[in-house]
Molecule: small-subunit ribosomal RNA
Organism: uncultured prokaryote
């Protein structure tokens, strides 16, 4: 950094989808060690059991047992005393502490959190520093003990008692508050000093020492002193508490919210401002810059990912917040409305004697449950911190440590070197081999972890004793305090970390992948099964995609999967994106808040820029050092840092204030065009109806008809007359309008726009969310009107069917007034303004200036409306001064398809319905533009026996063939539109034959190799049988270089064999299109590109033939043409073919001598090229016409088959992979059968007659065979044909009488003297055999048929049509088939149409290419969802009811220790019980409201196997589509 996938292929927009990195993870396979770290994300869902907050006797009172020693009685084991234990333990009064430290993230959209400030509106226990003081009485009360209630918690009554507890009273200030007077700071208030006066407030002691002073007088008390405490100030520190700016999700389908609300005033309360509460008064306060609701959500620092911006996240660690079973509420206190504290209320769990009580893991552990899933009911206070104490010390589930887990990171290691017979073995193979592989083995070394065994740190320092020294108190070297040194004590982890031996290669490697993306292949199994799959996709018999084996690639104690975040995503675009056609420009205009803005000058300093503070917690990121053997991690300093907060400058730009300006905008004045709009009126032609005349069968309509109208007189004409609605011509990519839109003339009222020149305001401007008008056509109300025209609707025709296209009617409506709707393919698919960027051209409107009498034309200027084009843009297509170009300001609007512009909700509306606008689900795509084909019932050119014109068939009949069907043991098999069907089969009686029945065979009917053996076979002979074979039996081996070889048989091993199966695994060969005229490359050149160009274009040919033009220039395979026939001449040869002339000779015959003239054979040339003449035509290519000529424009024929296209045919011509059989699918043998027959259908033959048929005579071919063969004379038969065999391996013989045709007779129109099937008799011939199942002969027999519906098939000249020959197969068999000749035609005007082809053109939504795509309904399954008569449940407000706990507020008639008053009794102040109110949580009621689940039916929707019915769209899609 990118990279698959939309398509035949390409460029572009556009989704999806990997590839990285990360994670409190979890799964699944696997598992050696070690360090540091991490570990309920789900149930803020229950909770057993343990622990987790105490301490302090140096504040106080009182104070045991168990033990243990000693005494003393004796019943020798009891009692009892006395000391110890002990001033211990347990509890209590009192002080501190318990508001930390742990845990959680439910609530919370907030001053909660972060930034930054303010507190002149504050408090702050313990610490620090510092000032003063610590005086002198009171009354109580707990604990013990002592009576009660109680199941238990626990609580009551009378006494007794202490304090550092609790109350009074002294003093006291720079505390505090009044009142006055000043300084001096200050944002509103007012802070802060000094000065006077008054008035209020305090305490407690404890512990050690000492005796110099007073008392007592041993020592002590007072006193001192020393340390802790207390009281009170000032100060600091160090934490709170409030306030303010900014900043923190989402939803407008939440638009209005507010009554303590918003402000004063008074007054209460708080440590403190403040509606914080309360009376009073006022009517305010927030809000599109998003109030209100409503849905999620602890906030940072940070983490994670990015190249950054950014997005995401908010575990562990540290900041702050809230919470503590749920909801409420206060006390205590420096700090709480309090997690291991109270009280109530409620839900749950426990206990209970049913009367009442206990109870709070979101603290460490650990149970259940949820749950894809997250440790031990661990050891210690050794360190670090914290409480408490003067201290030892205690207490610390904070915390150190271990324990569990691969949860992550980071490190180590499972061995090293050497070793090729390239070991076995596997695994493949073309079998030769190649790979696993120096890997292994062996053969030589280390020794990290793991094991054993010894040793073994650091973490350790307070503290405190002890000793010693100093300083302070002191008469004091005592003591005490304080300090400083020095020794001594303490370690959970842990015998760890680490060291050093010992012996050992020994204990230690999975995993996920190998179709492209993406690194890495092959073999079996499997056969759309069974399975993969992150897109794409892959499996249907050769699967590098499945599922194994080998063998590779990756990463490695882990590796793969899911899950989730960010990136790749420029796929939400600030950096950094679009909006003609791909999504996406509001229908259009006014305009209000906004946002933007013309020139010059001067101030100000908000923005803005520049330095300086200050802050930016710590860890963390970076850097540098330094410690663990490295790393991971830890430590130390160090740098960075947006922002915010102050303050200090600058003044160009924004901004604000002021002064000016005129170009921007606008006014005034004079002109001009116009379907701008409105009203109101006027015209004419045309359709319809009505009337009257004329006239008469018929009209009208259509593709063709028919509904309809008409003899009651239509159409049609004529004239009169009503009504309505539209305005021909002129009319034009002409004008005007903001858009819809606007057409006849007229006349009022009106808006806007241009030109012309001057004059005048002086930025007045642009653009506009919302709002406000305007808005085609349909459409809705209400009243008119209605003339065409026409949804609905009827009728008629088309049609398989027509609820349609055509036809005949027709009502709404089109029309006018007034309202409503408010929408469109409202389009230039192009928002509005402004500037700027080459041109040409044409039009409208004003102007100017030259010319003219004058209009033109000509030049130029402005303003519209077009066209064409450059530069640039664009994906292309295109646009291009009217911009899709360059910039600039504002709006509006897009983010894959589909679901859906649809649900719901809201808003509007009479209603139809707009406007606003989503989701679950599904899909991998849907889409632009352009390319090459292919198609079109798209247009144009061409060509072809393609139609047309002509001749003959076919299809009707009988006969052969073939083919499908049936049919059978079998009726082998293959070929199916043209291009299967007289194909394959150029010949199925047996063979052939594959096919059936049957009876053998089993290395085999055939082919190689090898082994052993050493005679055999072949022949013939018998038995036995359909036969094939099976058994017997006789007879004998051949060459030899003497090594052997051949041969046949047996045995066994490789193996044969197969018309078995895949023609969709192939090769070859063939058809076809199509002998059609096309197919393509090289360079270059256009295009991003796929591709085009050449190969189009003007002629022109039979052709991409050939000219000519051209960004093309050339070139290849086709064509042509070289090749064979044949059509003319010539040379040359001259037998076996030929005979003109000579001569010989027959009944006759080239028969015979001879000839080389001529036929002819075969060999080589010649000829024909638009070559010549004329005419067309670009002077060309070429065409028309002539001449010569045997032949005239490729001269007739044949061979020749481009690229490619049918998965076209062919495994049964060969040949071949792969599968399969293998005593059978191989092989042999008989018999049968491929020939069957109700029946369709293809090719043929013969006919239906006179242009015939029969008879009878007479005459011309030519290709071509021939030796298991053609055969001649010649005898025999009516004939097929025997017989017999001359001649010929062939221009000699033979096949061989060609027949149509000529000539003559005869038949006369008929089922015949046509026609000949069929079937009897009898024969021939071939053949081992002619029954199934052969030709042919003779006779007799004498069917059907009278020229053939619909349809269709073949020919353009020696062809058609007709006649006959020959010939391959072949014993025998032709009507097929491939050849040969005779005789000999008819038509073609012509491309309109059918077929088929071919170039170029259009349009496509096809590309398996129209046999193509492709839509709706309905029928079946599944799925999410909408609507629903209700149901159920949650939430949040609102009213009212009731009202605990509780603080205030009152009242306090009861009750009462301190103080006052009194000698007391007893009263006062004060306080408390209790009552009362106010507020006040759960609960209860009622009415909405909102979300969710489910709900009989019901709506539509997506996805499904090859369902049904039809044919809407793509092509003109057959009625142009769409809106």
């Nucleotide at each position: 950094a990118g990279a698959g996938u939309u398509u035949g292929a390409u460029c572009c927009u556009g989704g999806c989808u990997c590839a990285g990195a990360a994670u409190g993870a979890a799964c699944g396979c696997u598992g050696g060690c070690g360090g540091c770290g991490u570990g309920c994300u789900u149930a803020a869902c229950a909770c057993a059991u343990g622990c987790a907050a105490g301490u302090c006797g140096c504040a106080c009172g009182a104070g045991a047992a168990c033990g243990c020693u000693u005494c003393a009685g004796c019943u020798u084991g009891c009692u009892g005393a006395a000391g110890u234990u002990a001033g211990u333990a347990a509890a209590g009064u009192g002080g501190c502490g318990c508001a930390c430290g742990g845990g959680u993230g439910a609530g919370u959209a907030a001053c909660g959190c972060g930034u930054g400030g303010g507190u002149a509106a504050u408090c702050u226990a313990c610490c620090c520093u510092u000032g003063a003081a610590u005086u002198g009485g009171g009354g109580a009360u707990a604990a013990c003990a002592u009576c009660g209630c109680u199941c238990c918690a626990g609580u009551g009554g009378g006494a007794u008692u202490a304090a550092u507890a609790c109350c009074g009273g002294a003093u006291a200030a720079u505390a505090u508050c009044u009142a006055a007077a000043u300084g001096u700071c200050u944002u509103a208030g007012g802070g802060u000093g000094u000065u006077u006066a008054g008035a209020u407030c305090a305490a407690a002691g404890a512990u050690g020492g000492c005796c110099u002073c007073u008392u007592c007088u041993u020592g002590a008390a007072a006193g001192c002193u020393a340390u802790c405490g207390u009281u009170u100030g000032a100060g600091g520190a160090u934490g709170a508490g409030c306030c303010c700016a900014c900043g923190c999700a989402c939803c407008a389908u939440u638009a209005g919210c507010u009554a303590g609300u918003u402000g004063g005033u008074a007054g209460g309360g708080u440590a403190a401002a403040g509606g914080c509460c309360u009376a009073c008064c006022a009517a305010g306060g927030c809000u599109u810059c998003g109030a209100u609701g409503g849905u999620u959500a602890g906030c940072u620092g940070g983490u994670c990912u990015g190249a950054g911006a950014g997005g995401a996240u908010g575990a562990u660690c540290a900041g702050c917040c809230a919470c503590a079973c749920u909801g409420g509420a206060a006390c205590u206190g420096a700090c709480a409305c309090a997690c291991g504290g109270u009280c109530c209320a409620g839900a749950c769990u426990c206990c209970u004697a049913c009367g009442g009580g206990a109870g709070g893991c979101a603290g460490c552990a650990g149970u259940g449950a949820g749950g894809a899933a997250u440790u031990u009911u661990g050891c210690g206070c050794a360190a670090u911190g914290g409480g408490g104490g003067a201290a030892a010390c205690c207490c610390u589930g904070a915390c150190g440590c271990a324990g569990c887990a691969a949860c992550g990171c980071c490190g180590c290691g499972u061995g090293a070197g050497u070793g090729a017979u390239g070991a076995a073995g596997g695994c493949u193979u073309u079998c030769g081999g190649g790979u696993c592989g120096u890997a292994a083995a062996g053969c030589u070394c280390u020794g990290u972890c793991a094991a054993g065994u010894g040793g073994g740190a650091a973490g350790a320092a307070c503290c405190u004793g002890c000793a010693a020294a100093a300083u302070g108190c002191u008469a004091a070297u005592a003591u005490c305090a304080u300090u400083u040194u020095g020794c001594a004590c303490u370690g959970a982890c842990g015998g760890u970390a680490c060291c050093a031996c010992u012996g050992a290669a020994g204990g230690a490697a999975g995993c996920a992948c190998c179709g492209g993306c993406u690194a890495a292949c092959u073999c079996c199994g499997u056969g759309c099964c069974a399975g993969c799959a992150g897109c794409c996709g892959c499996g249907g018999u050769a699967a590098u995609a499945c599922g194994g084996g080998g063998g590779g690639u990756g990463c490695a104690a882990g590796c793969g999967u899911u899950a989730u975040u960010c990136g790749g995503a420029a796929u939400u675009a600030u950096u950094g994106g679009g909006c003609g056609u791909a999504a996406a420009g509001g229908g259009c205009g006014c305009g209000c808040a906004g946002g933007c803005g013309g020139a010059a000058g001067u101030a100000c300093a908000g923005g803005u820029c520049a330095g300086a503070u200050g802050u930016g917690a710590a860890a963390g990121c970076c850097c540098g050092g330094g410690g663990c053997u490295c790393a991971c991690c830890c430590c130390c300093g160090g740098a960075a840092g947006a922002g915010c907060a102050u303050u200090u400058g600058a003044a160009a730009c924004c901004g604000u204030a002021u002064u000016u300006c005129u170009u921007g905008a606008g006014u005034a004045u004079g002109g001009u065009a116009g379907a701008g709009g409105g009203u109101a009126g006027u015209g004419g032609a045309a359709u319809u109806c009505c009337u009257g005349g004329u006239g008469u069968a018929g009209a009208g309509g259509u593709g063709a008809a028919a509904u309809u109208c008409g003899u009651a007189g239509a159409u049609a004409u004529c004239a009169g007359g009503a009504g309505g609605a539209a305005c021909a011509c002129c009319g034009g990519u002409g004008g005007c309008g903001a858009a819809g839109g606007c057409g006849a003339c007229u006349a009022c009222c009106u808006g806007g726009a241009c030109c012309a020149a001057u004059a005048c305001u002086g930025a007045c401007g642009c653009u506009g969310a919302g709002g406000c008008g305007c808005g085609a056509a349909g459409g809705c109300g209400u009243g008119g009107g209605g003339a065409g025209c026409a949804a609905a609707c009827a009728g008629g025709a088309u049609u398989a069917g027509a609820u349609a296209c055509c036809c005949u009617g027709g009502u709404a409506g089109u029309c006018c007034a007034c309202g409503c709707a408010g929408u469109a393919a409202a389009c230039g698919u192009u928002g509005a303004u402004c500037a700027c960027u080459a041109g040409g051209u044409g039009u409208a409107g004003c102007g100017g200036g030259u010319a003219u009498u004058g209009a033109c034309c000509c030049c130029u200027g402005c303003u519209g409306c077009g066209c064409c084009g450059g530069a640039g843009c664009u994906a292309a297509c295109g646009c291009a001064u009217u911009a899709a170009g360059u910039g600039a300001u504002c709006c509006g609007c897009c983010u894959g398809g589909g679901g859906a512009g649809u649900a719901c909700g809201a808003u509007c509306g009479c209603a139809a319905g707009a406007u606003u606008a989503a989701a679950a689900c599904u899909c991998a795509a849907a889409g632009g533009a352009a390319u090459u084909g292919a198609c079109g019932g798209g247009g144009g050119c061409c060509c072809g026996c393609a139609c047309a014109a002509u001749c003959g068939g076919u299809g009707g009949a009988g006969c052969a063939u073939g083919u499908g069907g049936u049919u059978u043991a079998a009726u082998u098999c293959g070929a199916c539109g043209c291009a299967a069907c007289g194909c394959g089969a150029a010949g199925a009686a047996c063979c052939u034959u594959a096919c059936c029945u049957g009876g053998g065979u089993u290395u085999g009917a055939c082919a190689u190799c090898c082994c052993g053996g050493g005679a055999a076979a072949u022949c013939c002979c018998g038995u036995u049988g359909a036969a094939a074979g099976a058994c017997g039996g006789u007879c004998c081996u051949c060459c030899u270089u003497c090594g052997g070889g051949a041969c046949a048989a047996u045995u066994g091993u490789a193996c044969a064999g197969g018309u078995g199966c895949u023609g969709c695994a192939u090769g070859g060969c063939u058809g076809u299109c199509g002998u059609c005229a096309g197919c393509u490359c090289g360079u270059g050149c256009c295009g991003u590109g796929a591709g085009g160009u050449g190969u189009u274009g003007g002629g022109u040919u039979a052709a991409g033939u050939c000219c000519c033009g051209c960004a093309a220039c050339g070139a290849g395979c086709u064509c042509a043409a070289c090749c064979c026939c044949u059509a003319u001449c010539u040379u040359u040869c001259g037998u076996u073919a030929c005979c003109a002339u000579c001569a010989g000779g027959u009944c006759a015959a080239g028969c015979u001598g001879g000839g080389g003239a001529c036929u002819c054979u075969a060999a080589g040339g010649a000829g024909a090229c638009u070559g010549c003449c004329c005419c067309g035509g670009a002077u060309a290519a070429c065409g028309g016409g002539g001449a010569g000529g045997a032949a005239g424009g490729u001269g007739g024929g044949g061979a020749u088959g481009a690229c490619g296209u049918c998965a076209a045919g062919u495994c049964c011509u060969c040949a071949u992979g792969g599968c399969c059989c293998u005593u059978a699918c191989a092989u042999c043998c008989c018999g049968g059968g491929c020939u069957a027959c109700a029946c369709a259908c293809g090719u043929g033959c013969u006919a239906c007659a006179a242009u015939g048929g029969c008879c009878a005579g007479u005459a011309c071919a030519a290709c071509g065979g021939g030796a298991a063969g053609c055969a001649a004379g010649a005898u025999c038969g009516c004939g097929a044909g025997a017989u017999g065999g001359a001649g010929c391996a062939a221009a000699u013989c033979c096949u061989u009488u060609a027949a149509a045709a000529c000539u003559g007779g005869u038949c006369u129109c008929a089922g015949u003297u046509c026609g000949g099937a069929u079937u009897g008799u009898a024969g021939u011939c071939u053949g081992c055999a002619a029954c199934u199942c052969g030709a042919c002969u003779c006779u007799a027999u004498g069917a059907a048929g009278g020229c053939g519906g619909a349809a269709u098939c073949g020919c353009u000249a020696g062809u058609a049509a007709u006649c006959g020959c020959u010939g391959a197969u072949c014993a025998g068999c032709a009507a097929g088939c491939a050849g040969c000749g005779g005789u000999g035609a008819a038509u073609a005007c012509g491309u309109u149409c059918c077929c088929g082809g071919g170039g170029a053109u259009u349009g496509u939504a096809c590309a398996c290419a129209c046999c193509g795509c492709c839509c709706g309904u309905c029928a079946c399954g599944c799925c999410a969802u909408g609507g629903a008569a209700g149901u159920u449940g949650g939430u949040a407000g609102c009213a009212c009811c009731c009202g605990a706990a509780g603080u205030c507020g009152c009242c306090a008639g009861g009750c009462u220790a301190a103080c006052c008053c009194g000698c007391a009794a007893g009263g006062g102040a004060g306080g408390c019980a209790g009552g009362c109110g106010c507020c006040g949580a759960a609960g209860g009621u009622g009415a909405a409201a909102u979300c969710a689940a489910u709900g009989a039916c019901u709506g539509g929707g997506g996805c499904g196997a090859a369902g049904u019915c039809g044919u809407a769209a793509c092509a003109a899609g057959g009625u142009a589509a769409c809106c």